[in-house]
């Protein structure tokens, strides 16, 4: 100077003109008028986790059925963050990306293949002799996977036989809160995968939850079942329990679809100290930032910011996208721009 990694913030702004929403305050009997401050995000987006809330249950309980599984730690709580371990892969690197409880039982591994764990098809050595019999698992074929591996000794040839250095599984010693590392030792140790076992969570539905007022009708008709011989109900399913219970429920046909809460002050944001690696936490100040309802939070005209092209004027582009009960996270989409911090490759002192 160029090209990457990771984290973090921004993502428009000014001015004029006209239009909107709710809040306040003034005037008006009343429709309304006027003016002040305000009025769509990092994801509002997707419905995938957890909550707060709100309603049934509050008499369960057993089985099903989901989910989560390596360690410390944060949080209201999560399947989430944060900071680490270990094992596998990609990248020269900074670094991304997947996995992570256990194997005491049983069951699979078809097919190839001699054999899938009680192993001998080629082959290799001995001994008799042209074929038997005996020893082997180094070499060779097959498979995804062949009885830990390389390498050297030794042997008739061979093998953890032995002996080196790996890896696995055990034990002791130090280091760590711990997951694990380190270092001696040990005996030589088949793999996957599914059922399946541990241990931990779950009662359910959801703002179209719900609570209230108001007004009207056909509160009536036709079937079924049911009124203590107990329909039907009790919010995953099932089976038991227990507990309410005169109604349930099919069809036809009438009325109604208004108001108001719920609805925004929260596990809220911000600065600042002190703790911590860190996600946090603590405490002092300070701040209050939509609340709509067939759904407002904008159209228009100019001039700026920011990128891209051009020697320059010109041009062209500005993303992803709209609150509806709130909150934490995760995903998934972004034209572009800052900031830190760190790898790589290059000139130059």
């Nucleotide at each position: 100077a160029c090209a990457g990694c990771c984290a973090g913030c921004c993502g428009g702004u000014c001015u004029g003109u006209c239009g909107c929403c709710g809040u306040u305050g003034c005037c008006g009997c009343a429709a309304g008028g006027c003016a002040a401050a305000g009025g769509a995000g990092g994801a509002a987006a997707g419905u995938c986790c957890g909550g707060g809330c709100a309603g049934c249950g509050c008499a369960g309980a057993g089985c099903g059925c989901u989910c989560c599984a390596c360690u410390u730690c944060c949080u209201a709580a999560c399947a989430g963050a944060a900071a680490g371990c270990u094992g596998c892969u990609u990248g020269c690197g900074a670094a991304a990306g997947c996995a992570g409880a256990g194997u005491a039982a049983c069951g699979c591994a078809g097919a190839a293949g001699a054999a899938a764990a009680u192993a001998a098809c080629c082959g290799c050595c001995u001994g008799c002799a042209u074929g038997c019999a005996g020893g082997u698992a180094a070499g060779g074929g097959u498979g995804a996977g062949a009885a830990g591996g390389u390498g050297g000794g030794g042997u008739a040839a061979g093998a953890g036989c032995c002996c080196a250095c790996c890896g696995g599984c055990c034990g002791u010693g130090c280091a760590g809160c711990g997951a694990u590392g380190u270092a001696c030792g040990g005996g030589c140790c088949g793999u996957g995968u599914g059922u399946c076992u541990u241990g931990g969570a779950g009662g359910c539905u959801g703002c179209a939850a719900g609570u209230u007022c108001a007004u009207g009708u056909a509160a009536a008709c036709c079937g079924g079942c049911g009124u203590u011989u107990g329909a039907g109900g009790g919010u995953c399913g099932c089976u038991c329990g227990c507990c309410c219970g005169a109604g349930c429920u099919g069809g036809a046909g009438g009325g109604u679809a208004g108001a108001a809460c719920g609805c925004u002050u929260u596990a809220g944001c911000g600065u600042u100290a002190u703790g911590g690696c860190g996600a946090c936490a603590u405490a002092a100040c300070g701040c209050a930032u939509a609340g709509a309802u067939g759904a407002a939070u904008g159209a228009c005209a100019g001039a700026c910011g920011c990128c891209c092209u051009u020697a320059a004027c010109a041009g062209g582009g500005u993303a992803c996208a709209g609150a509806a009960c709130c909150c934490g996270g995760c995903u998934u989409a972004u034209a572009g721009g800052c900031u830190g911090g760190c790898u790589g490759u290059u000139u130059u002192g």
Bacterial RNase P class A, 349 nucleotides, folded computationally. Its Rfam family is "Bacterial RNase P class A". By type it is a ribozyme.